[in-house]
C1' cells in the first nucleotide's frame, strides 16, 4: 500500500415504529427509537421496483423516488490471522 474482516480498540450510522414539517405521490428532511450494518458514507451510470402524467389496443413514453434492492464508480477508521 493492496487483499482481506478479529470474541481487538477507538468511534460511526440507523431499520421499524412514534410525532413535526415538506411533497399530488413514491417518498424526503429535523426530533425520539435501534432491526441492523466493515462502508448502512457519497454517486440515480445499468438493471430492478415503486409513484405520477400521459399514451395505448399492446404501447412499455416522459418525469420523479429508492444508494438498507442489486451490480457498479468514488473516498474513509482500525490492523489480528
Nucleotide at each position: 500500500u493492496u487483499c482481506c474482516g478479529a470474541u481487538a480498540a477507538a468511534g460511526c450510522c440507523u431499520a421499524a415504529c412514534c410525532u413535526u414539517u415538506c411533497g399530488u405521490g413514491a417518498g424526503a428532511a429535523g426530533g425520539g427509537g435501534a432491526c441492523g450494518g466493515a462502508a448502512a458514507a457519497c454517486c440515480g451510470c445499468g438493471g430492478a421496483u415503486c409513484u405520477u402524467c400521459a399514451a395505448u389496443c399492446u404501447g412499455g413514453g416522459a418525469a420523479g423516488a429508492u444508494g438498507g434492492c442489486c451490480g457498479g464508480g468514488u473516498u474513509g477508521c482500525c490492523g489480528a490471522a
About this RNA
This is a predicted structure of an 81-nucleotide RNA (c-di-GMP-I riboswitch aptamer) from Geobacter sp. Its mean pLDDT, the model's own confidence on a scale to 100, is 84. It matches the Rfam family "c-di-GMP-I riboswitch aptamer". Gene Ontology term of the family: cyclic-di-GMP binding. Rfam describes the family as follows. GEMM was predicted in a large-scale screen for bacterial structured RNA regulatory elements. Of the family's consensus pairs, 95% are formed in the model.